[in-house]
Context: one part of a larger RNA
RNA sequence: UUGGGCGUAAAGAGUUCUGUAGGCGGUUGAAUAAGUUGGAAGUUAAAUAUCCCGGCUCAACCGGGAGGAGGCUUUCAAUACUGUUUAACUUAGAGGUAACAAGGGGAUAGCGGAACACAUGGUGUAGCAGUGAAAUGCGUUGAUAUCAUGUGGAACACCAAGGGGGAAGCCAGCUAUCUGGGGUUAUUCUGACGCUGAGAGACGAAAGCGUGGGGAGUAAAACGGAUUAGAUACCCGUGUAAUCCACGCCGUAAACAAUGCCUGCUAGAUGCCCGACUUUUGUUGGGUGUCGAAGCUAACGCGUUAAGCAGGCCGCCUGGGAAGUACGGUCGCAAGAUUAAAACUC
Numbered sequence: 001u002u003g004g005g006c007g008u009a010a011a012g013a014g015u016u017c018u019g020u021a022g023g024c025g026g027u028u029g030a031a032u033a034a035g036u037u038g039g040a041a042g043u044u045a046a047a048u049a050u051c052c053c054g055g056c057u058c059a060a061c062c063g064g065g066a067g068g069a070g071g072c073u074u075u076c077a078a079u080a081c082u083g084u085u086u087a088a089c090u091u092a093g094a095g096g097u098a099a100c101a102a103g104g105g106g107a108u109a110g111c112g113g114a115a116c117a118c119a120u121g122g123u124g125u126a127g128c129a130g131u132g133a134a135a136u137g138c139g140u141u142g143a144u145a146u147c148a149u150g151u152g153g154a155a156c157a158c159c160a161a162g163g164g165g166g167a168a169g170c171c172a173g174c175u176a177u178c179u180g181g182g183g184u185u186a187u188u189c190u191g192a193c194g195c196u197g198a199g200a201g202a203c204g205a206a207a208g209c210g211u212g213g214g215g216a217g218u219a220a221a222a223c224g225g226a227u228u229a230g231a232u233a234c235c236c237g238u239g240u241a242a243u244c245c246a247c248g249c250c251g252u253a254a255a256c257a258a259u260g261c262c263u264g265c266u267a268g269a270u271g272c273c274c275g276a277c278u279u280u281u282g283u284u285g286g287g288u289g290u291c292g293a294a295g296c297u298a299a300c301g302c303g304u305u306a307a308g309c310a311g312g313c314c315g316c317c318u319g320g321g322a323a324g325u326a327c328g329g330u331c332g333c334a335a336g337a338u339u340a341a342a343a344c345u346c
Stems, first nucleotide, its partner, number of pairs: 003318004007300002012314001014203002017201002022196003026089007034082002036078009050066006093193001094190003097186004105179007112156001116152008127138002164171002208249006217243002222238004260313006268291010295302002319346003328339004
């Protein structure tokens, strides 16, 4: 390589949102004959190889004859499938329209209460805080506690869930404005307009970076107190960056369901969410869970939300270490990211 694989052994890219090229593509006619199938002709030098016959005593060796398969070119025919052109179809795929209902989907602005901290004032007096025990620390310049007023930043208890939404990351106080997507119902419209998607673009937690704000609480770093043989920790007291906002970068995570997307088929049972129809508590569509037929799996387990049975397209893997490293390229302000080896070794 052929192949075999990718939940947990190596392997599904963070998402596939926009989708280029490419690959694949619903039903019925007609035409064509490119692929496809069959026939014919030419060619594919000789030698070699295969079979038959013959010559050297045999054989090796040599001579003669025969036969392909396959490829290419030309030509004749076939038309099931694929392609191309054309005409149509809609109960199916996809999309639109109308009606209805759900939702922490996104963005911006405003508002709210609890808690916390600080400031000022009142009451009040010797402690407070902290721990396994302590100490550092705070406090007679009046703390802690308590009341009042004001200021500030961040997060939104209960509802709340086996719950909802989103492509993923993620999304939760309330209100308004703008806005994306999905679902159901309809004998409504278009008429295959579809699926996947190398590259490419877009989005992408936290931390980190740049500029300017902001800074209550928490808290890397740092300092102090303990513990300890030591304690660059765990515990305690402080505490800066950060956490928050705006704009711009970064582009990674156990970015996980460790499970790519689409379509069809293959027992059911039982919850929850959103519709429609029924009101006999069921039927039906979409979603989200648990258990399980067949089947699959090395096992665990999966099981109509498949890891079953098939098809289409993409990505990825190919013994462990060296190594997701070096070098080079691309990107980045940097941190680094991405692409990605080998020697050597077992």
This is a predicted structure of a 346-nucleotide part of an RNA (small-subunit ribosomal RNA, central domain) from a Patescibacteria group bacterium. The source organism's lineage runs through Bacteria and Bacteria candidate phyla. It matches the Rfam family "Bacterial small subunit ribosomal RNA".